[in-house]
Molecule: small-subunit ribosomal RNA
Organism: uncultured prokaryote
RNA sequence: AGAGUUUGAUUCUGGCUCAGAUUGAACGCUGGCGGUAUGCUUAACACAUGCAAGUCGAACGGUAACAGCAGAGCUUGCUCUGGCUGACGAGUGGCGGACGGGUGCGUAACGCGUGCCUAGGGAUCUGCCCAGUCGAGGGGGACAACAGUUGGAAAUUUGGAUUAAUACCGGAUACGCCCUACGGGGGAAAGUGGAGGAUCUUCGGACUUCACGCUAUUAGAUGGGCCUGCGUAUGAUUAGCUAGUUGGUGAGGUAAUGGCUCACCAAGGCAACGAUCUAUAGCUAGUUUGAGAGGAUUAUCAGCCACACUGGGACUGAGACACGGCCCAGACUCCUACGGGAGGCAGCAGUUGGGAAUAUUGCACAAUGGGCGAAAGCCUGAUGCAGCCAUACCUCGUGUGUGAAGAAGGCUCUAGGGUUGUAAAGCACUUUCAGUAGGGAGGAAAGGUUAUAGUUUAAUACGCUAUAGCUGUGACGUUACCUACAGAAGAAGGACCGGCUAACUCCGUGCCAGCAGCCGCGGUAAUACGGAGGGUCCGAGCGUUAAUCGGAAUUACUGGGCGUAAAGCGUACGCAGGCGGUUUGUUAAGCGAGAUGUGAAAGCCCCGGGCUCAACCUGGGAACUGCAUUUCGAACUGACAAACUAGAGUUUUGUAGAGGGUGGUAGAAUUUCAGGUGUAGCGGUGAAAUGCGUAGAGAUCUGAAGGAAUACCAGUGGCGAAGGCGGCCACCUGGACAAUAACUGACGCUCAUGUACGAAAGCGUGGGGAGAAACCGGGAUUAGAUACCCCGGUAGUCCACGCCGUAAACGAUGUCAACUAGCCGUUGGGAGACUUGACCUCUUAGUGGCGCCGCUAACGCAAUAAGUAGACCGCCUGGGGAGUACGGCCGCAAGGUUAAAACUCAAAUGAAUUGACGGGGGCCCGCACAAGCGGUGUAACAUGUGGUUCAAUUCGAUGCAACGCGAAGAACCUUACCUGGUCUUGACAUCCUACGAACUUACUAGAGGUAGUUUGGUGCCUUCGGGAACGUAGUGACAGGUGCUGCAUGGCUGUCGUCAGCUCGUGUUGUGAAAUGUUGGGUUAAGUCCCGUAACGAGCGCAACCCUUAUCCUUAUUUGCCAGCACGUAAUGGUGGGAACUCUAGGGAGACUGCCGGUGACAAACCGGAGGAAGGUGGGGACGACGUCAAGUCAUCAUGGCCCUUACGACCAGGGCUACACACGUGCUACAAUGGACGGUACAGAGGGUUGCCAAGCCGCGAGGUGGAGCUAAUCCCAUAAAACCGUUCGUAGUCCGGAUUGGAGUCUGCAACUCGACUCCAUGAAGUCGGAAUCGCUAGUAAUCGUGAAUCAGAAUGUCACGGUGAAUACGUUCCCGGGGCCUUGUACACACCGCCCGUCACACCAUGGGAGUGGAUUGCACCAGAAGUAGUUAGUCUAACCUUCGGGAGGACGAUUACCACGGUGUGGUUCAUGACUGGGGUGAAGUCGGAACAAGGUAGCCG
Repeated sequence: AGAGUUUGAUUCUGGCUCAGAUUGAACGCUGGCGGUAUGCUUAACACAUGCAAGUCGAACGGUAACAGCAGAGCUUGCUCUGGCUGACGAGUGGCGGACGGGUGCGUAACGCGUGCCUAGGGAUCUGCCCAGUCGAGGGGGACAACAGUUGGAAAUUUGGAUUAAUACCGGAUACGCCCUACGGGGGAAAGUGGAGGAUCUUCGGACUUCACGCUAUUAGAUGGGCCUGCGUAUGAUUAGCUAGUUGGUGAGGUAAUGGCUCACCAAGGCAACGAUCUAUAGCUAGUUUGAGAGGAUUAUCAGCCACACUGGGACUGAGACACGGCCCAGACUCCUACGGGAGGCAGCAGUUGGGAAUAUUGCACAAUGGGCGAAAGCCUGAUGCAGCCAUACCUCGUGUGUGAAGAAGGCUCUAGGGUUGUAAAGCACUUUCAGUAGGGAGGAAAGGUUAUAGUUUAAUACGCUAUAGCUGUGACGUUACCUACAGAAGAAGGACCGGCUAACUCCGUGCCAGCAGCCGCGGUAAUACGGAGGGUCCGAGCGUUAAUCGGAAUUACUGGGCGUAAAGCGUACGCAGGCGGUUUGUUAAGCGAGAUGUGAAAGCCCCGGGCUCAACCUGGGAACUGCAUUUCGAACUGACAAACUAGAGUUUUGUAGAGGGUGGUAGAAUUUCAGGUGUAGCGGUGAAAUGCGUAGAGAUCUGAAGGAAUACCAGUGGCGAAGGCGGCCACCUGGACAAUAACUGACGCUCAUGUACGAAAGCGUGGGGAGAAACCGGGAUUAGAUACCCCGGUAGUCCACGCCGUAAACGAUGUCAACUAGCCGUUGGGAGACUUGACCUCUUAGUGGCGCCGCUAACGCAAUAAGUAGACCGCCUGGGGAGUACGGCCGCAAGGUUAAAACUCAAAUGAAUUGACGGGGGCCCGCACAAGCGGUGUAACAUGUGGUUCAAUUCGAUGCAACGCGAAGAACCUUACCUGGUCUUGACAUCCUACGAACUUACUAGAGGUAGUUUGGUGCCUUCGGGAACGUAGUGACAGGUGCUGCAUGGCUGUCGUCAGCUCGUGUUGUGAAAUGUUGGGUUAAGUCCCGUAACGAGCGCAACCCUUAUCCUUAUUUGCCAGCACGUAAUGGUGGGAACUCUAGGGAGACUGCCGGUGACAAACCGGAGGAAGGUGGGGACGACGUCAAGUCAUCAUGGCCCUUACGACCAGGGCUACACACGUGCUACAAUGGACGGUACAGAGGGUUGCCAAGCCGCGAGGUGGAGCUAAUCCCAUAAAACCGUUCGUAGUCCGGAUUGGAGUCUGCAACUCGACUCCAUGAAGUCGGAAUCGCUAGUAAUCGUGAAUCAGAAUGUCACGGUGAAUACGUUCCCGGGGCCUUGUACACACCGCCCGUCACACCAUGGGAGUGGAUUGCACCAGAAGUAGUUAGUCUAACCUUCGGGAGGACGAUUACCACGGUGUGGUUCAUGACUGGGGUGAAGUCGGAACAAGGUAGCCG
């Protein structure tokens, strides 16, 4: 410090997720030791049991228990007596139970934090402690205990009697204190203990002294109380709250100020700087995270606050409205004799319950601290320790060295090896920790006692202080630590291994089981599931979950944004608020500097120290960024004062304008009405129809009526804040601009709340209504058509008044002012110069286009900024849910405004890029269309396919690009299928062993494969051991598979397409994907070539090179040829010969836009011409770029994986692939006269042939038979080419067309023609008279037509491939239809790429939510009732020790009664909130559902907003 994830890829925006640190944690697996910390976060739920606050006899009366002592009694080991001593139950009294300990309910508050101030005359209190001053004299009356008595189960209680005090009460005194009218008045106390020389004594003491205690008061210290500035969390879908409320006077009350309380008076007080209300919450130092600023948090430790079962209340006291005190009410629990009582763990342990979850009913007061005490001491669940828990942090260990045969085993493998791995074993060492044994600090200071010294004193007592000696206190504790002993001995796991993120293979599984933090894995080769081997990271831990911060600059103070991504209010005015021009002076609030105080300790940080280190503990420092006070400064801001004119405004003179309002007025047009002329249609559409019209429309002419809107001018022209504004005239009126001179003197900018304006539609009332027109009606279109189109037509549109308040109200760009290159228009005004113009220059206010810097994610913006800086306001924070629900406000309504959550997804979005696509555009091509010729579609047949059938009809191919395809040829074989019969190392290959040559004759059985018997035969090589080939048998490794997967593959092939394209290097541009090049202007069959050009070059394609064909030359001459010369024949190159010609086959030539003219840009090229056999790639072929279609083929072959192995392998016989209501494709033959039949005559090319082609001759009507010559082929044969031509006939008919089908008879091939061959002859003679919708091929030697040959093959073509003969028509052209292609451009929400994407209703399931008659809780306001305990007041009903008394009583007190206040409770009525509710509304999600087809392309009616 970043990373993953939206896309085909890119960039931005933006969310989600991860890596880090942390925790009072929990859970899973695992677990050796120690140290230091922590340990109910949930039910402030309920609690059994024990303990947690007592102490003082030196305050008191005393003696229940214990011990001692003394005495008595006697049964001599017991009883009794004596408070005499140590002590002490219960009691009186004092001090302490207000500290310590716990918890966080409540509390949004002077509760907390921080800081100051007030006490002037007028706000305080403070036990114990310290210091000072004055006192401490003399009396009195009671009440507990105790003893006896009453009631009660108990708790407890009644009344009478006795008694002490440091308990209580008067009176005396009063320095100081308090009150005061300044005259005065008021108020106190207590003793106890130690010691003792004189003196006195009633022998108790007095007295003296010391110590402790007491009273009053002052001051301090400590600790509180009260007041106050500032800070302190949520909601405005809480906007008004308040009646003791705010203030005053007086009184009361308090320690004390104060409406704290009361009486009276006034009407205030708080609030947008957020009152009131709601929900939540103890606050802080700190902790955690972070670079910091911040955020989150408030366990442990520390400070403050609040609380103590819930609510209320006071008493006592220095201090409480009191955790282990009291009273009352309530709930709950317990005891009970039913009458009544008791209790409060949010103290320490512990229990139940809740919960994912949190410990021992431990030891000790040894230390530290606290209470009491003079002290010893007692008490102390504070505290110190121990126990439990890997809960956290920090050490340590589980061995070390050596050891290659790289062992075994495991895993893997390309079978060689690799890896586990120096790892183990083995050898040599060590002993931390744990174990056993022994030793052994420190935490201890006190205290007691003795001695000495000092102090006090009359005192060598006592007491206190100091020193020394002796004595003596440890829970932890079997302590820490040290030593010895033995032995590698007792001690390693967890998660992960697709990317992020370090770490990879095998097996199993097969969208199953499962994983997953995000993206995502899994559908038969899973590094992602499960296991294993190996590896990686941590390590007594490791992972998961939860939570916080970080990353997240995704709330932005530091440090973000708002044209299009979320985001500028529709516009203006404007109060509060914020900000504000120039100069001078004063001030010192802000600001800056210094000083002082404070900012608790602990913690963090730095430097040291102590535990062997560390964690931990500890000393010092720094820091605590804060607040306050004070001194100084005066630049800037503020305040005050005085001035200024540049901002702003006023006056003057002008200018332009659809600026606004009111009233009038004009012409054109539409419509209607009336009349004239006139006749059959008009109108409307893609085409029609509805509609109008013979009752006279439409057309045309004249007149009238009425409403609405203002052509041309007219313009990225003008005006206005925006909405918006358009004939002309008049009136009223707002603003802007220019110029000039003067005036005011900062008067300014922005603006939450507020106010006004605000298109269209809509609403209310009343008018008006020509045109056009929601709704509606009709006609069309359509599968439907509640639409688009057409005919009608109402509201509304218009006017007046009043509402509504929204729009894609847009420049998607808030207002204001400043600065920052240029160029070109245009509107309004001004100035200058001149040549006076349709002129030029300058300037100012608008309004446009381009463009630099700069900015921007890009697009783009660019003085009219989206640039550079400033002021103020508004708004945004992932998509959906949703601008929705609820609530409030506004509205007559429609609705508007403000405005959530649950739930759900991992995206949604912007800009640009490359493709693809478009019922977008431009250019171009092609038998694509058009122009033609001939077909298919009809009929019969052939053939293939589908379907059906079947035991089987083997399998594959399925739009173009399957269907006369694999198959260049299924009777058996082929053959893969079916039925039946057989074999199991196998029909085929290799290896091993044994035997035998191989092989062969014959017979029998059987459907055959096979099985049995039998005859002949001993071969070849040899180093003599044997070997090679072959056969039989056996054993196991293995063979075998046309079984599956073409979606695991290779190879081959089809297709786009013989279309002209597809790319690269370097450079350049762009953040980038990418672009450029390859686009543009021409041209071409062509990315062919030329020119231009940030490109320059190159590659694969195109073309050419190759073959063939067309012309010529040359060479050669047999089997081909024969001109010339000979010979010969009935005839024939038959023969000699020839090499001229044709042909053959080798080599050459030729064609290149080369030449001429024109066009073009002086190019490329095109057009025309000449010459030429051939002319513009001459014709044809081979040749197929990058890629697409998971195209086809596992059945040509090869091959991974899977599957079968007496069968899914192999053999044999028969059957099937040939079936047949039907449908389709491809063909053949036809329907006839351009023809059929008969007769005659002529002309090819290219092939094939020895298992072959087969001549002549003869036989047969013929298929064919016979025959055997020739030929291994330019020699012989197949082999007569046929259309054509010349004649004859038929005469438009189902025919002399057509030939299917069927019967009969044959031929040939073959082991065999039944299923199931071809051909021949005779006979038969079906459909069919040119083919609907639709559709195919072809541009020249082509179509059409005619025959010939070959491959396969025993036989079996209408198929396929090849060959020649005859031989056309048409192409204006690219407008259009179908389908295809290329280039450029445009739009896109597509990228699996339009066979795309995607919307809504309905149906089903689930989820959360709104409404809902209501129902049930919680809380709260108001009104009323009620009124426990208590306090205060009143009261003389009852009672009454201290004081007074005139002895009657009084003062005072207690009880009772009553009044006021008030908790619980009750009633009524409202508010808020939670839960629930028949039914219901929309929303979200879900697998292949239904109906349509709204959006994305011109999405097929452009889309969108209101």